[in-house]
RNA sequence: AGAGUUUGAUCCUGGCUCAGGAUGAACGCUGGCGGCGUGCCUAACACAUGCAAGUCGAACGAAGGGUGCAGCAAUGUAUCCUUAGUGGCGAACGGGUGAGUAACACGUAGGUAACCUGCCCCGAAGCGGGGGAUAACUGCGGGAAACUGCAGCUAAUACCGCAUAAGUUGCUGGAGACGGGAGAAUCUGGCAAGAAAACUUCGGUGCUUUGGGAGGGGCCUGCGGUCGAUUAGCUAGUUGGCGGGGUAAAGGCCCACCAAGGCGAUGAUCGAUAGCUGUUCUGAGAGGAAGACCAGCCACACGGGAACUGAGACACGGUCCCGACUCCUACGGGGGGCAGCAGUGAGGAAUAUUGCACAAUGGGGGAAACCCUGAUGCAGCAACGCCGCGUGAAGGAUGAAGGUCUUCGGAUUGUAAACUUCUUUUCUGAAGGAAGAGCAAGGACGGUACUUCAGGAAUAAGACACGGCUAACUACGUGCCAGCAGCCGCGGUAAUACGUAGGUGUCAAGCGUUAUCCGGAAUUACUGGGCGUAAAGGGCGCGCAGGCGGUUUGACAAGUUCGACGUGAAAUUUCCCGGCUUAACUGGGAGGGGCCGUUGGAGACUGUCAGACUUGAGGUAGUGAGAGGGAGGCGGAAUUCCCGGUGUAGUGGUGGAAUGCGUAGAUAUCGGGAAGAACACCAGUGGCGAAAGCGGCCUUCUGGCACUGACCUGACGCUGAGGUGCGAAAGCGUGGGGAGCGAACGGGAUUAGAUACCCCGGUAGUCCACGCUGUAAACGAUGUGAACUAGGUGUGGGGAGUAUAGACCCUUUCCGUGCCAAAGCCAACGCGAUAAGUUCACCGCCUGGGGAGUACGGCCGCAAGGCUAAAACUCAAAGGAAUUGACGGGGGCCCGCACAAGCAGCGGAGCGUGUGGUUUAAUUCGAUGCAACGCGAAGAACCUUACCUGGGUUUGACAUGUACGUAGUAGUGAAGGGAAACCGGAACGAGCCUUCGGGCAGCGUACACAGGUGCUGCAUGGCUGUCGUCAGCUCGUGUCGUGAGAUGUUGGGUUAAGUCCCGCAACGAGCGCAACCCGCGUCGCUAGUUACAAGUGUCUAGCGAGACCGCCGGUAUCAAACCGGAGGAAGGUGCGGAUGACGUCAAGUCAGCAUGGCCUUUAUAUCCAGGGCUACACACACGCUACAAUGGGCAGUACAAAGGGAAGCGAAAGGGCGACCUGGAGCGAAUCUCAGCAAAGCUGCUCGUAGUUCGGAUUGUAGGCUGCAACCCGCCUGCAUGAAGCUGGAGUUGCUAGUAACCGCAGGUCAGCCAUACUGCGGUGAAUACGUUCCCGGGCCUUGUACACACCGCCCGUCACGUCAUGGGAGUUGAUAACACCUGAAGUCGGUGACCCAACCGCAAGGAGGGAGCUGCCUAGGGUGGGAUUGAUGACUGGGACGAAGUCGUAACAAGGUAGCCGUACCGGAAGGUGCGGCUG
Repeated sequence: AGAGUUUGAUCCUGGCUCAGGAUGAACGCUGGCGGCGUGCCUAACACAUGCAAGUCGAACGAAGGGUGCAGCAAUGUAUCCUUAGUGGCGAACGGGUGAGUAACACGUAGGUAACCUGCCCCGAAGCGGGGGAUAACUGCGGGAAACUGCAGCUAAUACCGCAUAAGUUGCUGGAGACGGGAGAAUCUGGCAAGAAAACUUCGGUGCUUUGGGAGGGGCCUGCGGUCGAUUAGCUAGUUGGCGGGGUAAAGGCCCACCAAGGCGAUGAUCGAUAGCUGUUCUGAGAGGAAGACCAGCCACACGGGAACUGAGACACGGUCCCGACUCCUACGGGGGGCAGCAGUGAGGAAUAUUGCACAAUGGGGGAAACCCUGAUGCAGCAACGCCGCGUGAAGGAUGAAGGUCUUCGGAUUGUAAACUUCUUUUCUGAAGGAAGAGCAAGGACGGUACUUCAGGAAUAAGACACGGCUAACUACGUGCCAGCAGCCGCGGUAAUACGUAGGUGUCAAGCGUUAUCCGGAAUUACUGGGCGUAAAGGGCGCGCAGGCGGUUUGACAAGUUCGACGUGAAAUUUCCCGGCUUAACUGGGAGGGGCCGUUGGAGACUGUCAGACUUGAGGUAGUGAGAGGGAGGCGGAAUUCCCGGUGUAGUGGUGGAAUGCGUAGAUAUCGGGAAGAACACCAGUGGCGAAAGCGGCCUUCUGGCACUGACCUGACGCUGAGGUGCGAAAGCGUGGGGAGCGAACGGGAUUAGAUACCCCGGUAGUCCACGCUGUAAACGAUGUGAACUAGGUGUGGGGAGUAUAGACCCUUUCCGUGCCAAAGCCAACGCGAUAAGUUCACCGCCUGGGGAGUACGGCCGCAAGGCUAAAACUCAAAGGAAUUGACGGGGGCCCGCACAAGCAGCGGAGCGUGUGGUUUAAUUCGAUGCAACGCGAAGAACCUUACCUGGGUUUGACAUGUACGUAGUAGUGAAGGGAAACCGGAACGAGCCUUCGGGCAGCGUACACAGGUGCUGCAUGGCUGUCGUCAGCUCGUGUCGUGAGAUGUUGGGUUAAGUCCCGCAACGAGCGCAACCCGCGUCGCUAGUUACAAGUGUCUAGCGAGACCGCCGGUAUCAAACCGGAGGAAGGUGCGGAUGACGUCAAGUCAGCAUGGCCUUUAUAUCCAGGGCUACACACACGCUACAAUGGGCAGUACAAAGGGAAGCGAAAGGGCGACCUGGAGCGAAUCUCAGCAAAGCUGCUCGUAGUUCGGAUUGUAGGCUGCAACCCGCCUGCAUGAAGCUGGAGUUGCUAGUAACCGCAGGUCAGCCAUACUGCGGUGAAUACGUUCCCGGGCCUUGUACACACCGCCCGUCACGUCAUGGGAGUUGAUAACACCUGAAGUCGGUGACCCAACCGCAAGGAGGGAGCUGCCUAGGGUGGGAUUGAUGACUGGGACGAAGUCGUAACAAGGUAGCCGUACCGGAAGGUGCGGCUG
C1' cells in the first nucleotide's frame, strides 16, 4: 500500500466482499511446563448454609469462676479471667452493582461576601458544686414463638439544674483601611445568653468553650460531551417582587400577597437510548467505536415512601409503613432481604473454591496486650489473554521398507527414519532451602521459588488451508446427487473448488469458526466528495431572520496572535534508566495533553464605534425597441348550420372497404342569413417576460428593459431556511356559451382476438366570468449574484467616429440572442466570455438497485389528489459514456439462374430405391432444415452381419510373454453321433539348430492377458460437409484515443475480385483473388508400336508458338479502366477442371482407421445352423416408365467417344425363336476381345386418336444362367395376361451454349444381381435475359439499439401455485407516563380544652417544659374515569419480494412494426389505449 466482483471488451460512477488489528468472549479439534494478569457481558432473577462490624473492664453496676492474704467457718480484702446489660467510639469507611439518571449526574475552570466538619495537629481558657432517674438484677404475669407488661432495687465519662465566661453567639454603638459590590476580616464599647466527666499502672488519657490548620463535605456558576421535527409550541410555584417559614447554608426550597412573566428553530417540550470520566481499541492523522479489569465521581441496596439517631445517613448486613414474594405458626401472630465472600437453583453460547491466613498492606475499637476484618495477602479451577521455554542436537544414502503418483523409466515422502555419538531445558527421585520481618518474637503462601546430585531421548504436536483474491497439487470416489461457499462461484462421468488419501503451505500449545468494533471506505469527504447525461439545481419570483460584504482615516481590543503564571489526580501512552536469568510484569525520572482560568503585550486582518469617498446599488434627464400584462371595441378569410335558386344520382371515406349522408333531392354550385372559435401571409436559432407564457387591428390603464449624459444620494449591496405571491395542460365548483375538434360511448372495418391503430358519428371538455387545484421531459435535464481568461462569423436594439446626396458601406463601443473554435475542464460525449474554464458569497439537493416517491402520521384540498416521508424484506449488482460485432417490418451502393424472360421437369399414375412411422423374436447401427432421405452401402440369398432364435467353446477365432508338462511330436485325419459348429479318435507321419546334454517350433495345463461394430464425435486425432470460389481475414512499424479500439481496410472512380488507379497519418507486409498445374480449341517442329496396301499423318504423344486491352477510334481526372473496331483458330478471366483464406455451425463420423476414459471377461467375447436387415394401413424424398402420331410397330440403312479384360475378355464356326449352350482362335491388349462397333437419325410400309398396334404393372406357365444353395429373397428369355395412367392442386426444382432437353455407350463394385443408382463418354441440339421494384442468399458504407447464447435476442403486466416480510382491519389484550376525582399507611411539621409526667421554679395550689392521644396540610400506595404514546395478536383484505421449463397476450428496446416519454383525465382481462398540453432522452 491494495485486491475481487456489473461488460464480448473499455473507461467511469457505484455498491457488495476480502486481506490487518482488537476482545471480560463462545464453539469445534487438539493440548507439555512456567510467570503475570483476567474470569455472570444474560435474570437490579430467587436464594439453603457458613462467614463478611465490631471493640473498650483504663466509663459503670452486676453475675459467674480462679488465685493470694486474713479468718475455724461464714465472710472480708487484694488481684486475675469471662461476660449479658448501661455507657463510649465505630457501624455514613471498607466491599458490591449499574437498575435509574440526558441531570450541575459527570468532566473542566471558577465562586461561596451563603456554609458545615467527629476523630487528628497547633494555640487560648477552663474542668467548681449539686440533683433525680433507669437497664442489668429480683418478684409476679401474658405469649406457640418473636417478644413483652406491672412492681421493686442500683451505678456511671448516661441524664438534668446551679456557678464561672478568656473566646463564642445575639442585639446595639464607634474607628479606619480594603473591595466592582449587598459588605467580610480587624480594632474598640455597652447589654444579654450559654460549658464541662471522669478514669488511672500517677507517666498520662479524657472532658468543656474557643481561634487556626489539615483532610473531608454541602451549595452555586461558565463551558463541554447521544438520537429523533413523522415531537413545535411548553410553563400557574410557572417567571419575578415584598414579607415570612425552613436549612449548616443562598434560593419558589416552602407559604401568604402583588405583578404577568419565563423558555423555544443556536431546537423548548415530548419520546427513545445511556451511569459519567481518567482511559481502552483502531486509525498516518483528523476521526470512529467502547467505558470489562485498575483509579476518580455519581446512583442504588426486594419495589415504593418516610423520618429517627448522629459530626456525617434519609443509612447494603438500622427503624417505621405500604406492596410483591418467601419461611415459621398452637392461626392469635411473627420472621426475612447475598447488586459483601464462597455457594445453590434458574436464565444462557458462556464465566471459578461453600479453600488458607490476618504473616504483610490497610481499616475499626482499645492506653496497651489484643480482638475483629470473605478489605487484603495467598492458594485452587479455566490455554480466557499476554509473555517465555520445551517436545532433542550432530552425523547418517542402498536415497531401506511402507505409503502415494507414474509416461512403468522412475519420482516423492526424504537426512526424514533406522543406526552411531552427544546433551538433560523439561520430567522422575533424593538432598539442601530462602528473601518477603522493622529493635526482639511472629510466614498463610511453603518444604514454594531457587541450588546440588542421580536416572534416562527419556514425559510432551496439533490445527487449518491448498480455483482466484491468497502462500500451498496430485490420485481415487461422487455425477447439478451428496455437498462446498467470505465475494466471484464450484458439482450434470476425466472436479487442483464436494468426500478421502498422499504431498505441500501457514501458524504453532495452539489452530480454525462465529460474534462485535475500528481500518481499508476519499463509501457522510473538517483534513478530504459531488449535482448537463451516472444519485443529485427547488417550476419561477419577492423577501423577514441568518450568512457574506467596495475604497479610505482614526479609536477600541471582542475575535486573532505571542509571552508568563495556575491548573489539567494517580495509573495509562511515548522516551530514558533500573528490578525479576529474558520477556510479559514492575520501580524511578522526563515529556505530551485543554474551545480552561488569570495576567501582560501586538494591532495586520475580521469585528464595533466615529468620520470621509464613489467605482457597487439607487435616483434623475434625454432617446429607443418590443406577440410584456389588464380592460373595452372593431375586422376579414375559413368551417358548420339555416333559408332560397340551379341541378341529378350518387356522395363520402380507405391500403381496400363498409357503417354514414342521399330521389322526403344529397354531394356540387350561386345568393342571403346565424353562430362560435382561431387570427393565413408578414414570421426570422427575430422580439418581450422571473418562470408559466405572449401573435389580426384600434383605444385606454400599466410593469419591466437597453443606450447616452455623469447632475443627485453615498454601500443604501448579494444570497436567502421558514414565509408569501405567480404558476402549461388536464381536472373540480357555480353560471353562461358551444362553430370546429373531440377522452368516454355507439357503429363499420382489420384481426386468431382488437376493449387499439383506420373510418362514420359523438358527450364531457376545449371558449367566457368568478373561485379552487399547484402539478409536467415546469428542460439548457445546467440555482442566483460578482470578477477574471485568445479569436472568428451571423442576427436584434442603442451610441460614437469617419465619410457622404444619403445612417449606403466602413471602423468602433454597450446590451441581448445564435453558430464555430483556442487554452482549460470533462469518464467520455461534449462545454468553451450566454462555461460544464479560474475563483468568491449564499441557498437547494445527493450517498447502491428494488421495496418507494410507497405505508403510517401530520399539513393542504370540495374531490381527484398534492407536500413532507420511512422500515421489514430482497439482489450483487443497478447505472453513465464510448468501442467492436450482430440485428432492424432503418437508409445508400453492388453481386448471384436470386427474381424476371424462357426451356424441361417434380407434385397426380404404376414401378424401383431411400426415409419416417407402424409391426416384429429381430426387422442391426449411423445420417435429420438448407448442409439427412438412389446418404455410409463402388452390389444384404449363405458369407457380408454388427440384429434375433437355438446349439457349442472359455487363455479363447487372433497377438506376445512366463512357468510346468508332453514324444509316434507337428501335420493329414477314417468309422460313428450331430442341422452344423463340435465331440470322437483308427490309421499314416515331417522339419530347423546343436557343444549331442539339449534347444526352437508344435500340443496341453496354469498365469499375465486376448477380444468387444459395447458407451461417450459434448474428452480427441484424422477426414469431411456448409456459409462459399463469397472477397474477404489479418499483421509489423508509425500516428490518434486514459482505454476497449481506430487508422491502414474509409473516400472518388473501376473490376469477376481488398482487381487496379487517384486521394488520404499512414507506410509496408502476410493468408486469400489472379497467375503458375491439367484437359479442350489453332499452328509449327520431332517421333512413329498401332492405324491404313505403300507412304503419309485424319491418329497417337512430346516440345514449342499464339492473346498482352498488344494495335486503332471514342469516353474517362486523359489515371485505372470501359465501349466499339481491325486482325486472328481463339478477345477482354477464351472454355472446363483441380485449387476452398481467418473462421462459423460443441455441424458429421468412436461403425473406415487411430485414440483417452468408462463398462464387459463361462460374456457385451467367439463358433455354427436357421431367420432378419427384403415386414406394410400409411406419409415423405430421389428416380425410372408412361399417358402417345415431333408417336408405336416392322423392314432397310449411316455416324461415336471413352473405357474394361487373366480363376479374365472370349472371336470364327455350329445349335437354340430366345436367354443361352458347344467351341476354343487371339489377347496382359492403339495389335485380340467386350463390340453387331451404339441409339436417337435417315428411307419405306402400317396404325388414325381409341385406354388404342399407346402404356406396360400384375399374374400364370415353360425355360436359361450364376452359385454348396435362388422357398423366404436373384437376374435373363419365350408364350400368355394386360392394371393405373389421356400431361397432373397448392406449391416447388434445374438450366444462360455445345448449355438445357433428347439419345444411346462404357466402367467401378461384382459368382450372380434387384443399377431405373453412381461415375464417365460421346451423338442430335434449342429458347430467353427488358431489367434490379419485389422473394432468397451474400459483400461494402452508414444509422438506431435496453441485443452479445448476439432478433430463434431481450423483455412488460394481469392471472394461477408456493414461501417470506409488511400496510389496513370489526376488534381483543398488555406496557408506559401524565391528568381529573375519591381514598389514604408510616412520618416530619403545625394545632390541641379535657389525659399523663422524676429533675427546674414554687411552702402549696400550680407553673415552665415534655409526652401520649386526637386533629390539619403534605404524601407512598390503592380505586374510578376519559384520553395520549407504544407493543403483541386478529376473520378478512391491499400491494410487495422471491421462486421450476404454468396461463393469456406483445406494451418497451430497430421507424419494435401506431416514435417514445412526462403530467393529467377517462376507459379496458392484462400489458395498455385514447384525449389535452409539454419534451427529444

A computed fold for a 1481-nucleotide RNA from Ottelia alismoides, annotated as small-subunit ribosomal RNA.
It matches the Rfam family "Bacterial small subunit ribosomal RNA". Its family is annotated with ribosome and structural constituent of ribosome in the Gene Ontology.
The RNAcentral record of the sequence draws on SILVA.